Record summary:
A computed fold for a 137-nucleotide RNA from Nonomuraea lactucae, annotated as c-di-AMP riboswitch aptamer (ydaO/yuaA leader). It matches the Rfam family "c-di-AMP riboswitch aptamer (ydaO/yuaA leader)". Its family is annotated with cyclic-di-AMP binding and regulation of gene expression in the Gene Ontology. It was read from a public genome assembly, where an Rfam model found it. Model confidence (mean pLDDT): 82 of 100. NCBI's taxonomy places the organism under Bacteria, Bacillati, Actinomycetota, Streptosporangiales, Nonomuraea.
RNA sequence: CCCCUGUGACCGCUGAAUCCGCCUCGCACGGAACCGGGGACCCACGUCCUUUUGGGGUGAAUCGGCACGCCAGUGCCAUAGGGCAGCUUCCACGCCCGAACCCGUCAGCUAACCCGGUAAGCGGCAUGGAAGCAAGG
Numbered sequence: 001c002c003c004c005u006g007u008g009a010c011c012g013c014u015g016a017a018u019c020c021g022c023c024u025c026g027c028a029c030g031g032a033a034c035c036g037g038g039g040a041c042c043c044a045c046g047u048c049c050u051u052u053u054g055g056g057g058u059g060a061a062u063c064g065g066c067a068c069g070c071c072a073g074u075g076c077c078a079u080a081g082g083g084c085a086g087c088u089u090c091c092a093c094g095c096c097c098g099a100a101c102c103c104g105u106c107a108g109c110u111a112a113c114c115c116g117g118u119a120a121g122c123g124g125c126a127u128g129g130a131a132g133c134a135a136g137g
Base pairs, nucleotide, nucleotide: 010124011123012122013121014120018032019031020030021029033118034117035116036115037114038113043108054106055103056102057101058100064077065076066075067074068073081097082096083095084094086133087132088131089130090129091128092127
């Protein structure tokens, strides 16, 4: 000097998944905030229709095509949709994602009300233009 790895701080990204308090300063627990589910009238569905061809939920993650395979499944391609550094919106360009899980025969919407979650995983100059806002000097 270069490379690799680990740890801490700081700044960020996806996501609701952050903050505060009490406590034996470990938990448990409580609160705020954000998020999800259940749940009336009305409306919707329904008049021979719904109910195994089960149905439903979180999520951007859905509908397909091709190949292999006994099935399950695997790989590839494309796609509804989603993400990318001050914030929101729009436009352009580029790069990515396009999963996974849960309920358990059961749930349309839904005021009051009721019940839950606050994880996990990554990155280190992080494109350009317009309008508005914010912050700093």